[in-house]
SAM riboswitch aptamer (S box leader) from a soil metagenome, 103 nucleotides, folded computationally. The model forms 97% of the base pairs in the Rfam consensus. The RNAcentral record of the sequence draws on MGnify.
This record gives sequence, structure tokens and C1' cells, in this order.
RNA sequence: CAUCCAGAGGGGUGGAGGGAUAUGGCCCUACGAGACCCCGGCAACCUCCCGAGAGGGAAAGGUGCCAAUUCCAUCAGGCUCCAACAACAAGGCCUGGGAGAUG
Repeated sequence: CAUCCAGAGGGGUGGAGGGAUAUGGCCCUACGAGACCCCGGCAACCUCCCGAGAGGGAAAGGUGCCAAUUCCAUCAGGCUCCAACAACAAGGCCUGGGAGAUG
């Protein structure tokens, strides 16, 4: 600096927690979690080809990834809902930030 609402699972080992950290929520898990290994796959950052460019294509190799948006919230701002009017909380939504991941 770019991307993060798309996409992609079987087997083996093993045996209790796991979803980065904290809190809350929610979820996965003995019908076997996380982890490691093998095979398979997804994607297209690096790479290669075409093209003036925009863009398009390929997937052998180097990474990455293969429950849930980075599972959701957290900080700031805005909109909305609630109706006599105004406003708060809770709820819903949007934008930005922070943190994190990958290149």
C1' cells in the first nucleotide's frame, strides 16, 4: 500500500476443548473440537500469456485459504424505530476508525 458480505472437504493421528486477545452475545464440538500429516479443492497477491490501455485469460511454481462477514458487538458520527410534541435507553441500518489476518 491492497484486499477481507464471493469461493473451496475427504481421510489418518490424536483425545478436549475451540471460534486471535479481554468482556458480552452467539455458535461449533465425543455423530470427535483445536492441532499435525496425506490427498483433494478454492482463489488469483507474486508469476505467465494477450492487449496501447481499460481489461481479459492460464494455474505449473511461491504464498494464502477451505463453519458462520475477520461469527457479531465494543470507539466516533449519522439515519431510523417509538408519536400530541420533543428527547433518552433498548432495537435496526449506514459510514468511518481501532484491532487483526493475508499478500